[in-house]
Context: one part of a larger RNA
Molecule: small-subunit ribosomal RNA, 3' major domain
Organism: Saccharofermentanales bacterium
RNA sequence: UGACGGGGGCCCGCACAAGCAGUGGAGUAUGUGGUUUAAUUCGACGCAACGCGAAGAACCUUACCAGGGCUUGACAUCGUCUGACCGCAUAAGAGAUUAUGCUUUCCCUUCGGGGACAGAUAGACAGGUGGUGCAUGGUUGUCGUCAGCUCGUGUCGUGAGAUGUUGGGUUAAGUCCCGCAACGAGCGCAACCCCUAUUGCCAGUUGCCAGCAAGUAAUGUUGGGCACUCUGGCGAGACUGCCGUUGACAAAACGGAGGAAGGUGGGGACGACGUCAAAUCAUCAUGCCCCUUAUGUCCUGGGCUACACACGUACUACAAUGGCAACAACAGAGGGCAGCCAAACCGCGAGGUUGAGCGAAUCCCAAAAUGUUGUCUCAGUUCAGAUUGCAGGCUGCAACUCGCCUGCAUGAAGUCGGAAUUGCUAGUAAUGGCAGGUCAGCAUACUGCCGUGAAUACGUUCCCGGGCCUUGUACA
Numbered sequence: 001u002g003a004c005g006g007g008g009g010c011c012c013g014c015a016c017a018a019g020c021a022g023u024g025g026a027g028u029a030u031g032u033g034g035u036u037u038a039a040u041u042c043g044a045c046g047c048a049a050c051g052c053g054a055a056g057a058a059c060c061u062u063a064c065c066a067g068g069g070c071u072u073g074a075c076a077u078c079g080u081c082u083g084a085c086c087g088c089a090u091a092a093g094a095g096a097u098u099a100u101g102c103u104u105u106c107c108c109u110u111c112g113g114g115g116a117c118a119g120a121u122a123g124a125c126a127g128g129u130g131g132u133g134c135a136u137g138g139u140u141g142u143c144g145u146c147a148g149c150u151c152g153u154g155u156c157g158u159g160a161g162a163u164g165u166u167g168g169g170u171u172a173a174g175u176c177c178c179g180c181a182a183c184g185a186g187c188g189c190a191a192c193c194c195c196u197a198u199u200g201c202c203a204g205u206u207g208c209c210a211g212c213a214a215g216u217a218a219u220g221u222u223g224g225g226c227a228c229u230c231u232g233g234c235g236a237g238a239c240u241g242c243c244g245u246u247g248a249c250a251a252a253a254c255g256g257a258g259g260a261a262g263g264u265g266g267g268g269a270c271g272a273c274g275u276c277a278a279a280u281c282a283u284c285a286u287g288c289c290c291c292u293u294a295u296g297u298c299c300u301g302g303g304c305u306a307c308a309c310a311c312g313u314a315c316u317a318c319a320a321u322g323g324c325a326a327c328a329a330c331a332g333a334g335g336g337c338a339g340c341c342a343a344a345c346c347g348c349g350a351g352g353u354u355g356a357g358c359g360a361a362u363c364c365c366a367a368a369a370u371g372u373u374g375u376c377u378c379a380g381u382u383c384a385g386a387u388u389g390c391a392g393g394c395u396g397c398a399a400c401u402c403g404c405c406u407g408c409a410u411g412a413a414g415u416c417g418g419a420a421u422u423g424c425u426a427g428u429a430a431u432g433g434c435a436g437g438u439c440a441g442c443a444u445a446c447u448g449c450c451g452u453g454a455a456u457a458c459g460u461u462c463c464c465g466g467g468c469c470u471u472g473u474a475c476a
Stems, first nucleotide, its partner, number of pairs: 001476002003473003007470007015460002019424005026316008034307002042053002064302007073125001077124002079121005087102006106115003127291002130289003136285002138280003141276001143274001148187006154163003167178003193268004198236007207226002212223003239262001242256005318417001322376007334365003339358002344353003383414001388409007430452007
């Protein structure tokens, strides 16, 4: 100087407390461990691995296993020779591939040749999701959006170092003020950036009958118009600016006015010096090592989907604040041409047929909780929907291993969950649906969007984590 202390002081955080909803019990989905297996590819392991890499394993993917093939190779560059290549058909085969036949006769040219493509051949080489993240780059997590981490000059100390950065206040903040052997500065904080909340101007093929006119069974449907809504570009607006009280005449705190918004308005992006030999050689790049008729590469089939069990994360429930039936409403953000698909018809339905519009503020995908009425009357039920049987639909060469959906039948556990434990302070929790990416098909996951919309916070003694000062130390 640090680190540590079941030392002290001060302070903060959904850390506790106060509340709300959960998890832990059930069924299922999914990940992991374990076990099994020819293989169940690999990685991730307290917080910070476990709906994680994977924004989607039937084949492919795919790295694993079995079997069948190839060896200058599936891919790149270079030499020589030959030829267009491609394509089609037949045969063998699980296919990769092999054999035969047919078809075709590339482009430029100074006619020497050159270019691209394919085949043969020789070797240089290719190739490796093989090893090492404890050889590395890059990227990422975490402490932590915590308020810290340092430097120059000066001063002090033999020195390691100290001072500044400590102290008194204050703040979300090393934020600001005052003091001070310090005076300044840098990386962080804040601001500058984006979205959102109010409004002005400009612009109007969305919106409006607002005012006029026409028309209809009905609808901005039409003429017409940008007032309003909205869209999107430029501005305004919030700064403790104003008033009062407290304070040290400071910084600031508290209350108030005005205001759409008030003290960082709400959210996002943004992550200091560093820590964990943290994660990743399987995104990529890369040193070294290893394989080279195989640890490379092609193909078929299988596996990654196994199942006594254990754990994590979710979904659905156990019902009446509910279930069922009928009728009636109201979003935002997105996506759409190998696409979204209206309307009509067929089908109980998944869906099918046909077909309008739309490369989209114009057309389409397209809401549910909610409301009204009726019914069920507390029951393993008109709750719950697992499981299983049968019959179908869709995608796709192909749904057996191993997809999703529909109808009929079946109708399991489950009556609110032990010890323990998680999230959340407001448009939040809880709850309801919608969209998107991935994607032929497949979503209870993920990323977004809007609808409905709470309770509680006395307080900081205690648990956990963190910051500053101080103290002890047989630790470095």